[in-house]
RNA sequence: AGAGUUUGAUCCUGGCUCAGGAUGAACGCUGGCGGCGUGCUUAACACAUGCAAGUCGAGCGAGAUUUUAUAAAAUUACUUUUCGAAGGAAGUUUAUAGAUGAAAGCGGCGGACGGGCGAGUAACACGUGGGCAACCUGCCUCAAAGUGGGGGAUAACACCGAGAAAUCGGUGCUAAUACCGCAUAAUAUACUGGGAUCGCAUGAUCCUAAAGUCAAAGAUUUAUCGGUAUAAGAUGGGCCUGCGUCUGAUUAGCUAGUUGGUAAGGUAACGGCUUACCAAGGCGACGAUCAGUAGCCGACCUGAGAGGGUGAUCGGCCACACUGGAACUGAGACACGGUCCAGACUCCUACGGGAGGCAGCAGUGGGGAAUAUUGCACAAUGGGCGCAAGCCUGAUGCAGCAACGCCGCGUGAGUGAUGAAGGCCUUCGGGUCGUAAAACUCUGUCCUAAGGGAAGAAGAAGUGACGGUACCUUAGGAGGAAGCCCCUCGGCUAACUCCGUGCCAGCAGCCGCGGUAAUACGGAGGAUCCAAGCGUUAUCCGGAUUUAUUGGGUUUAAAGGGUGCGUAGGCGGCUGAUCAAGCCAGGGGUGAAAGGCAAUAGCUUAACUAUUGUGAGCCUUUGGAACUGGUCAGCUUGAGUGCAGGAGAGGAAAGCGGAAUUCCUAGUGUAGCGGUGAAAUGCGUAGAUAUUAGGAGGAACACCAGUGGCGAAGGCGACUUUCUGGCCUAUAACUGACGCUGAGGCGCGAAAGCGUGGGGAGCAAACAGGAUUAGAUACCCUGGUAGUCCACGCCGUAAACGAUGAGUGCUAGGUGUUGGAGGGUUUCCGCCUCGGUGCCACAGCUAACGCAUUAAGCACUCCGCCUGGGGAGUACGGUCGCAAGGCUGAAACUCAAAGGAAUUGACGGGGACCCGCACAAGCGGUGGAGCAUGUGGUUUAAUUCGAAGCAACGCGAAGAACCUUACCAACUCUUGACAUCCCCCUGACCGGUACAGAGAUGUACCUUCCCCUUCGGGGGCAGGGGUGACAGGUGGUGCAUGGUUGUCGUCAGCUCGUGUCGUGAGAUGUUGGGUUAAGUCCCGCAACGAGCGCAACCCUUGUGUUUAGUUGCCAGCACUUCGGGUGGGCACUCUAAAGAGACUGCCGUGGAUAACACGGAGGAAGGUGGGGAUGACGUCAAAUCAUCAUGCCCCUUAUGAUCUGGGCUACACACGUGCUACAAUGGUCGGUACAACGGGCAGCGAAAGAGCGAUCUGGAGCGAAUCCUAAAAGCCGAUCCCAGUUCGGAUUGCAGGCUGAAACUCGCCUACAUGAAGUUGGAGUUGCUAGUAAUCGCGAAUCAGAAUGUCGCGGUGAAUGCGUUCCCGGGUCUUGUACACACCGCCCGUCACACCAUGGAAGUUGAGGGCGCCCGAAGCCAGUGGUCCAACCCGUAAGGGAGGAAGCUGUCGAAGGUGAAAUCAAUGACUGGGGUGAAGUCGUAACAAGGUAACC
Repeated sequence: AGAGUUUGAUCCUGGCUCAGGAUGAACGCUGGCGGCGUGCUUAACACAUGCAAGUCGAGCGAGAUUUUAUAAAAUUACUUUUCGAAGGAAGUUUAUAGAUGAAAGCGGCGGACGGGCGAGUAACACGUGGGCAACCUGCCUCAAAGUGGGGGAUAACACCGAGAAAUCGGUGCUAAUACCGCAUAAUAUACUGGGAUCGCAUGAUCCUAAAGUCAAAGAUUUAUCGGUAUAAGAUGGGCCUGCGUCUGAUUAGCUAGUUGGUAAGGUAACGGCUUACCAAGGCGACGAUCAGUAGCCGACCUGAGAGGGUGAUCGGCCACACUGGAACUGAGACACGGUCCAGACUCCUACGGGAGGCAGCAGUGGGGAAUAUUGCACAAUGGGCGCAAGCCUGAUGCAGCAACGCCGCGUGAGUGAUGAAGGCCUUCGGGUCGUAAAACUCUGUCCUAAGGGAAGAAGAAGUGACGGUACCUUAGGAGGAAGCCCCUCGGCUAACUCCGUGCCAGCAGCCGCGGUAAUACGGAGGAUCCAAGCGUUAUCCGGAUUUAUUGGGUUUAAAGGGUGCGUAGGCGGCUGAUCAAGCCAGGGGUGAAAGGCAAUAGCUUAACUAUUGUGAGCCUUUGGAACUGGUCAGCUUGAGUGCAGGAGAGGAAAGCGGAAUUCCUAGUGUAGCGGUGAAAUGCGUAGAUAUUAGGAGGAACACCAGUGGCGAAGGCGACUUUCUGGCCUAUAACUGACGCUGAGGCGCGAAAGCGUGGGGAGCAAACAGGAUUAGAUACCCUGGUAGUCCACGCCGUAAACGAUGAGUGCUAGGUGUUGGAGGGUUUCCGCCUCGGUGCCACAGCUAACGCAUUAAGCACUCCGCCUGGGGAGUACGGUCGCAAGGCUGAAACUCAAAGGAAUUGACGGGGACCCGCACAAGCGGUGGAGCAUGUGGUUUAAUUCGAAGCAACGCGAAGAACCUUACCAACUCUUGACAUCCCCCUGACCGGUACAGAGAUGUACCUUCCCCUUCGGGGGCAGGGGUGACAGGUGGUGCAUGGUUGUCGUCAGCUCGUGUCGUGAGAUGUUGGGUUAAGUCCCGCAACGAGCGCAACCCUUGUGUUUAGUUGCCAGCACUUCGGGUGGGCACUCUAAAGAGACUGCCGUGGAUAACACGGAGGAAGGUGGGGAUGACGUCAAAUCAUCAUGCCCCUUAUGAUCUGGGCUACACACGUGCUACAAUGGUCGGUACAACGGGCAGCGAAAGAGCGAUCUGGAGCGAAUCCUAAAAGCCGAUCCCAGUUCGGAUUGCAGGCUGAAACUCGCCUACAUGAAGUUGGAGUUGCUAGUAAUCGCGAAUCAGAAUGUCGCGGUGAAUGCGUUCCCGGGUCUUGUACACACCGCCCGUCACACCAUGGAAGUUGAGGGCGCCCGAAGCCAGUGGUCCAACCCGUAAGGGAGGAAGCUGUCGAAGGUGAAAUCAAUGACUGGGGUGAAGUCGUAACAAGGUAACC
C1' cells in the first nucleotide's frame, strides 16, 4: 500500500465483500511449564449458611469466673502427747482488700470512611476555567486564654406484671467525661456612634467608644491524656457561573411559583427555596417543549492524521442500597449491614402479633453462549477505637480455579543414503514423504528425586499468610510434553495430486463450485501458514476520499428548487483615523495520580514495574496593529437616479378585418357521395356530393416568418386605440456602497382537472357503430358528449429541459445574425464600441460524449440537492385542497448488482450500394394415378442401429434368400471364434468313413511331423487338456476425443508486424472516389508493408506444330476370298508426349493522361474461352464411439462366442425421392445409319446349332487401341384415327429359364393369358442461361444372383433474360439497440400456487407519562395543649411561674382509588398492495421506425 465482483471486452460511477488491529468474550478441536494481569457484559432476579464495624475499664456503676493476701469458722492427712488434748500443711466456707475480667448496660469516638453496583439521570450530573464581598468544616497543626463552684435524675440491677415470641409496662436503688443552673470571659457575637484604607456593584477590611449575651470534665501508673472558648492554617464539603456534553422537527410552540419586584419566613449560606401582595413577564428555529437512548471523565481500541467507536479492570466525580416517602441524630446522612410509615415478597406464629433485605466477601437457585473458592492471614500497606498493649478489618496481602489475555521457555542437538521399510503418485523409467526415521555420539531448559534455602521485617529484639515458595547444588534418563477428530491448499491468498460421489451428498467471506475424468464436496498422500495454541462466531475502528474540515459531488451515472420578489442569516469596493473582539508574540496559573511517548534502571530476558522529562485546552497578564470586525470622517469605479434617443408576438382592456370550415335559405343539376391497404358503417331520388348567391355563428390568425424579437419562468404572432412593466445606447448632472445571495415567507406558474354562469363553428377523451384480428374493450373509418373559448374563483403539477441555480472578475480567435452609438466615406468598409442570439474552434476541463468569453475553463460569495438497486415518491403522521390530489416523507424485507459513456459484433417489419436461376422472362417437372425406393407411424418375439429444416428421408447400404447381421426364439461353449505367456500329454495338422442331432456339436474308427544328439534326451512345429494373467464386446458416452465429413460458400473475405490515434476496449491499414467475377486493380489518404484466401500455377476440352507409328489409319501403289484382309506406307484420322497459342498485345471511343469499360481488326479460340480439382479465419457442443483409432464407465458360464430357424421384405395410413404413363411431335410393324466412356481369367465369351423367348449346347479368340463389342432416339415405308383406344401397363393365373446347399416367408428373367388406375394433375413447390434444359440410348462399380438407384459416356438439341420494384440468401458502408446463449434475443403486467415481512381494520390487552378529583400513613412545621413533668425562679411548705411532653386540630404529604383525553407497544376476523420462488396460464406493453416513435 491494496484486491475481488456489473461487461463479449473497456473506462467511469457505485454498492457489496476480503486481507489488518482489537476484545471482560463465547463455541469447536487440541493442550507441557512458568511469570504478570483478568474473570456475571444477562435477572438493580430471589437468596440458605458463615463472615464483612467496632473499640475504649486511663469516663461510669454493677459484676459471673479465676486468683492473691489477711481474718474467721468447721474439718482432715500428719506430728507431738501427760491420751485429756494441742499444733496443724493442703483443701472447703464466710468476710475484707486487691488482681483478672466474660456477657450486658450508661457514656465517648467510629458505624457519612473503606467495600459494592450503574437502576435512575440529557442534568451545573460530569469535564474544564472562574467566583462566594453569600458559606460550613469532627479528628489534625499552630497561637494565645481559661478549666471555679453546685444540683437533680436515669439505665444496668432487684421485685412485680403482660406476651407464644419479639418485646414491653410498673415500683424501688445507683454512677459518670451522661444531664442542668450559677460564676468568670474576649481579638466571639448583636445593636448604635466616630475615623482610616480599599473594591466592578451590593459593599469589604482595620482602629475605636458604650452597653448586652455565651464555656468547661475529668482520668491516671504523676510521664501525660482529655475537656472549653477564640483566632489562624490544613483537609473535606456546600452554593453560583462561562464554555463543552447523544438522536429525533413525521415533537413547534412551552411556562402559573411560571418571570420579576416588595415584605416576611427559612437555611451553614445566596436564591420563588417558601408564603403574602403587586406587575406580566420568561424560554424558543443559535431548536424551547416532548419522545427515545445513556452514569460522566482520566482514559481504552483503531486511524498517517483529522476523526470514529468504547467507558471492563486501575483512578476522579455522581447516583443508588427490596420499591416509594419521611425525617431524627450528628461536624458531616435525609444514612448499604440506623429509625419511622406505606407497598410487594419471603419466613416464624399459640392467629393476637412479629422478623427480614448479599448492587460487601465467599456461596446457592434462576437467567444465560458465558464468568472462579462457602480458602489462608492480619506478616506487610491502610483504616476505626484506645495513652498503650491491643482488638476489629472478606479493605488489603496471598493462595485456589480458568490457555481468558500478554510475555518467556520447552517438546531435543550433531553425525547419519542403501536415499531402508511402509504410504502416496507414476509416463512404470521413477518420483515424493526424506537426514526425516533407524543407528551412533552428546546435552539436561522443563521434569523427577534428594540436599541447601532467601529478600519482602520498618526500629535493638521479637514478629512471614504467601512457603520449605523463588533461587542454588547433586543425581537420573531423550525419556513425560504438537496440534491423531482441529486450520488452509479455485481466485483474492502462501500451499496439488489420486480415489469416492455425480446439481446428490455437500461447500461457500465475495465471485462461485457439484449434472461421470471436481486442484472448490468427502477421504488419502503431500504441501502451506500459525504454533500451546489454531479456527469459527459476535462487536468496534481501519481499508471506505463510501458524509469528503483535512478530503467528494450535482448536462447524460444519485443529485439545480418550475420561476421571481424578498425577511433573518452569510458574504461584501477605495482612503484616512481610532478601538483592540477575532488574530500574533512573551510571561504566569491550571492541566491530580495512573496511562501514552522518550531515556535510564529493577526482576536471568520479556511481559510487568520504578525514576526523570514531555501537553492540547482553559484562565490570567504585558505588548503589537498588517488583515477581519466595531466606531468616526471622506471618495466614486459597484449600485441607483436624471437628461436625450431606440427596438420589440412583453402584459391588460376595448374595438375591428379578411380567408377558411360548418350550418341555414334559394337557384342550377343528377346519382351517387364519402372513406380506406381494401371495405363497411354514414349521407343521398324527401335530390346529396358538386356549383352559384345571400345569411348566421364561433374559433384561429396563412403569406410576412428568420437557430429573428420580447419576457423571470410558464409563455407571447391579423389590425387599431388606450393604459402599463422591463431592456438597450449615448451623456457623465446627482446620491455616495445604498451591493450579492437568500432558510422560512409572499407572488407568478403550460396542459389537464374542479366550481358558478355564459358560449359552442371546427376538433375531440368517454361512448356508439363499421372494419381488422385467433381475440381487438386498440391502431384505421363514420359519428359523437364533456372539454377546448369567455368571465370570476380554485388546483400548483410537467422530459416546468440548456435534463446545466444566482452573482462578480479573469482567460486565443474566426464567422453569421439582431438592436443602437461613433469614425472614414456617403456606393461602401480588412474601422471601432456596447447589449442580445447562433455556429466553428485553441488553451484548459471531462469517464467519455462533449463544453469552450452565452464554459461543463480559472477563482470567490450565497442558496438548493445527492450518498447502491428494489420496496417507494409508497405507508403512517402532519399540512394544503371542494374533489382529484399536492407538499413533507420512512421502515421491515430483498438483491449483488442497478447505472453512465464509449467499443466490437449480432440483429432491425432502419437507410444506401452491390451480387447470386434470388425474382422476373422462358423451358421442363413435382404435388393427382400405378409401381419402385427411403422415412415416419403402427404392428411384432424381433421388425438391429444411426441420419432429422435448408445441410435426415434411391442417406450410411457400390446391391438383407443363408452369410452379411449388429435384432428375435431355441440348442450349446466358458482362457473362450481371435492374440501372447506358463505347465502336462500326444504326434500331429490335413484327409476320409459310420452313427446321433435342426445344426453347432458329440461318439467311434482309419491315416499321419521335422531338426540336433554324447541315444539318456533337447529344440521347433502342430493338436488336445489345465491354471491364471488375459481375450472379446456393432455395450454407453460424437456433450471427454483424434481422424474424416456436411454447411454458410468458391461467398470475398479473415488477419498480422511496425507506426500513428485513443486513459482504455479498440481504431487506422481493410474506410473514401472509380472499377472488377474478386480486399481485382487504379487514384487518394497516418499509414507503410506482409500473410491466409481471390487469381495464376495442375487436370481436361477446343486449334496448329514437332516427335513416334502398333493392336490405330489407308491418300497414292500392288495382291485380294473384297473384310485395311495382306504387302506397303505413316500423308490423313487417331493415339500420347513435348512445345506453341490469348497477353486487353493492337486500333478507336469513353474515363482522370489511371484502373477499366465499350466497339473493331486479326485469330481455332477474346476479355477468368468451357469444365474440373482446389474450400481462408471461423460458425453450427452440426454428423459419425456402427469404417477406423481412442479416454473413462459397464458386461466377464455373458452385453463374449458358435449354430438352426425367423426378422431387417410386416401394413389402416402420412411424407420425400424416382420410374412408367395418360398418347398422333405418338403407338405398333418392317427396313436402314451414326457414338463415346468403359469392363473382362473362379472372367468376357465369338462363330455355329436348339428354343417364340428367357436361355441352353458349344468353346474360337482375348489378361486385350488386336478378342468379347452390339447403341437408341433419328431416317425410309406401312398401319392405327382420338377411343380408356393397337394409349397405358399395374394386378393376377398358368407354363418355363437362370443363379445358388437352398428362391415358401423373400430373387431376377421369358412366353401365353389377364388388362387396374390414369384423358396432363388444387393450394403450393422445384431444376435450368448453351452444347445448357429437354430427350435418347450405352457403360461401370457393388455383385453367385438380384437397379426405376448411384457414378460416368456420348447422340439429337432449344426457349428466354426488359430489368433489380418485390421474395430468399450473401457482401460492403452507415444508423438505432435495454441484444452478447447475440431476435429462436431480451422483456412487461394480470391471474393461479407456496413462503416472507409489512399497511388498514370493528375492536381487545398492556405500559409509561401528564392533568382533575377523593382518601390521606409516617414525618417536619404551625396552632392548641383542661392531661403529665426532677433540675431553674418565688415560696418554710402547700402551691405557683418559666420551660417542656403526650394528646388533639390544620397545611404539606407517599402509596392507593377514580375520571376524561393523549402517546407507545402487542394482538385482531377480514382486507390492501409489496417481495421472493428451474421449467404454470393469458396476452406481447418496452428495447430496431419493436411493427401505432417513445417518454413526462

Predicted 3D model of a 1496-nucleotide RNA (small-subunit ribosomal RNA) from an uncultured bacterium. Its Rfam family is "Bacterial small subunit ribosomal RNA". The RNAcentral record of the sequence draws on ENA, Greengenes and SILVA. The coordinates come from a structure-prediction model, not an experiment, and the mean pLDDT is 81.